The part of an RNA shown here (small-subunit ribosomal RNA, 3' major domain) has 481 nucleotides and comes from an uncultured organism. The RNAcentral record of the full RNA draws on ENA and SILVA.

[in-house]
Context: one part of a larger RNA
């Protein structure tokens, strides 16, 4: 001076406690070990791997594997040969189109037509998703949004070094105020940045019978259809607006905290972006860069085809149950946030439906996708392995796409499995949260129970810090560094 204690003090965090809901039993869906394989490509491994990398492995992808092909190569650049390179002819070669033998295709060996300009040979070299992330860059996770980490100059101490950053009080905060041998500064925190909660003002091919007038229409009533308007709603630019600013109280006359007032909002109004100095040889050579090694008729390259989908088993993360606050039918009501031309696709007609005809209309505040579910009203079921629950399995279908066996998704018929709330243990969450209902989107030809985003409904709980888990500040003890 750090680290560390099953030492102390003080104070924090959904750490505990207090409540809601799960996971841990079941079945599926993913990933993971493990085994199996001709291959089951690689990478990640406590928290901080394991619905990760992958925002989507039928072939492609694709790195793995059996097979077949190729050698200056699928992909760049230079020379050098090659009549001639601005046109035209000839020679030869080349890119298009069409075809023939062979094949699984890649190829390899011709042919005819066309247009015009490339080829050829040995090289140098290309190429590696081969190795090292314990040789690096660049990015990234993690402690942790934790309130910490330094310096300068003085001073102290022979030095390491301290001091300022410690005390007293407050904060979410090294946030602030007071003290003091320290006096100031720098990256951190805070604010400056965006979303959202009120209001204005300004805008007017979205809205509105709000107000006037007309139109269709099953003229009671619907409907922005059409003049007309910009009043609301609303798009989007602009301002205001919250600063402990007022008032009371505490309190060291600070700082600061309790209340209170006006306010759409009150003490940082909610969120989001922002991640100080550094751990941890943490990830990542398989984004990408890139030193050394390494391959080079192969570890490079092209192809069919199969594997990344195996299945005595272990684990994660999720979905959907186990029912009546439920299930099935009928009716009826209210969003946001998005996408859309190789695209969204309305009305209309087939068909139980998946879907198929066919195409209005939109490059879309206009048109489409779209039906929003839960909810609400009615009725039937009445505690059963059931009208719970759909897993599995037979059969017929649709649709994408050379192509759905190996291995897609989705419909209709039949089938109806295991579950009756899950030891020991564990996990999230403090408010528009949790829980609980659906919708969009990026990947995308086709696939979503994962991911991202978006709204509808909408709770209990917190007495407190004795413990447990992690932190952060002072002190103390050490045979540690």
């Nucleotide at each position: 001076u750090g680290a560390c204690g099953g030492g102390g003090g003080c104070c924090c965090g959904c750490a505990c406690a207090a409540g809601c809901g799960g996971u841990g039993g079941a079945u599926u869906a993913u990933g993971c070990g493990g085994u199996u394989u001709a291959a089951u490509u690689c990478g990640a491994u406590g928290c901080a791997a394991c619905g990760c990398g992958a925002a989507g492995a039928a072939c492609c992808u694709u790195a793995c594997c059996a097979g077949g092909g190729c050698u200056u190569g699928a992909c760049a650049u230079u020379a050098c040969c090659g009549c001639a390179a601005g046109g035209u002819g000839c020679c030869a070669u080349g890119g298009c189109u069409c075809u023939u033998g062979u094949g699984a295709a890649a190829g390899c060996a011709g042919g005819a037509g066309u247009c015009u300009u490339a080829g050829g040979c040995a090289a140098a070299c290309a190429g590696g998703u081969g190795u090292u992330g314990c040789a690096u860059g660049g990015c990234u996770g993690u402690c942790g949004u934790c309130a910490g980490c330094u310096c300068g100059u003085g001073u102290c101490g022979u030095g390491a070094g301290a001091u300022g950053u410690u005390g007293g009080g407050u904060u979410a905060a090294g946030u602030c105020c007071c003290g003091c041998a320290a006096c100031g500064a720098g990256c951190g925190c805070a604010a400056c940045c965006c979303c959202u909660a009120u209001u204005c003002u300004c805008u007017g091919u979205u809205g509105c019978c709000a107000u006037c007038a007309g139109g269709u229409c099953u003229u009671u009533g619907a409907u922005g259809c059409u003049g007309g308007g910009c009043a609301c709603u609303c798009u989007g630019a602009g301002a205001a607006a919250a600063c402990u600013g007022c008032c009371g109280g505490u309190g060291a006359c600070a700082a600061a905290c309790c209340g209170g007032a006006g306010g759409a909002a009150g003490g940082u109004g909610g969120g989001g972006a922002u991640g100080a100095c550094g751990u941890c040889a943490a990830g990542u050579c398989a984004u990408c860069a890139u030193g050394g090694c390494c391959c080079u008729u192969a570890u490079g390259u092209c192809c069919u085809g199969g594997g990344c989908u195996a299945c005595a088993c272990g684990c994660g993360u999720a979905a959907u149950a186990c029912a009546a606050u439920g299930g099935g039918c009928a009716g009826u009501a209210c969003a946001a946030u998005g996408u859309g031309a190789a695209g969204c696709a309305a009305g209309a007609c087939c068909g139980c439906a998946a879907g198929g005809u066919g195409g209005a209309g939109c490059a879309a505040a206009u048109c489409a996708c779209a039906a929003a579910a839960a909810g609400c009203u009615g009725u039937c079921c009445u505690c059963a392995g059931u009208u719970c629950g759909g897993a599995u399995u037979g059969g017929g279908g649709u649709c994408u796409g050379c192509a759905a066996c190996u291995c897609g998704a989705c419909c209709c018929c039949a089938u109806g499995a295991a579950g009756u709330c899950g030891g020991a243990a564990u996990c999230g969450c403090u408010a528009g949260u949790a829980a609980u209902c659906g919708u969009g989107g990026a990947u995308c030809a086709g696939c979503a129970u994962g991911c991202c985003a978006c709204g509808g409904u909408g709770a209990a709980u917190c007495c407190g810090u004795u413990c447990c888990c992690g932190g952060g500040c002072c002190u103390u003890g050490u045979a540690c560094a």

The prediction has a mean pLDDT of 80.